[in-house]
């Protein structure tokens, strides 16, 4: 110097559902989840965070969720710093 990981800074992307009560889009309760508008959580090209197909298909559930498929599909947001750790790869010097 390089590679990988960690950390830091700044920046960016994303989702917020289902069921019940209710006159109601108010409010409350319950379910799942990292997150159900939290100032949190997740993700940023090594990109299933998230969107489209999709009011999709099969199983399961009160329903969402979940599991499998679709899916080698089409899209999707990043740069810098730090030697903190590992590798002991490359170069130079002694």
């Nucleotide at each position: 110097c390089g590679u990988u990981g960690g950390c830091u800074u700044u920046a960016g992307g994303g989702g917020u559902a289902u069921u019940c009560u209710g006159a109601a889009g108010a409010a409350g309760a319950a379910u799942u989840g990292a997150g159900a508008a939290a100032g949190a959580c997740c993700c940023u090209u090594u990109g299933a965070a998230c969107c489209u197909g999709a009011u999709c298909c099969g199983g399961c559930u009160u329903a969402u969720a979940c599991c499998g498929g679709c899916g080698u599909a089409g899209g999707g947001a990043a740069a810098a710093g730090u030697u903190c750790a590992a590798c002991c790869g490359u170069c130079a010097c002694u």

Predicted 3D model of a 94-nucleotide RNA (TPP riboswitch aptamer (THI element)) from Parapedobacter luteus. The model forms 91% of the base pairs in the Rfam consensus. Model confidence (mean pLDDT): 75 of 100.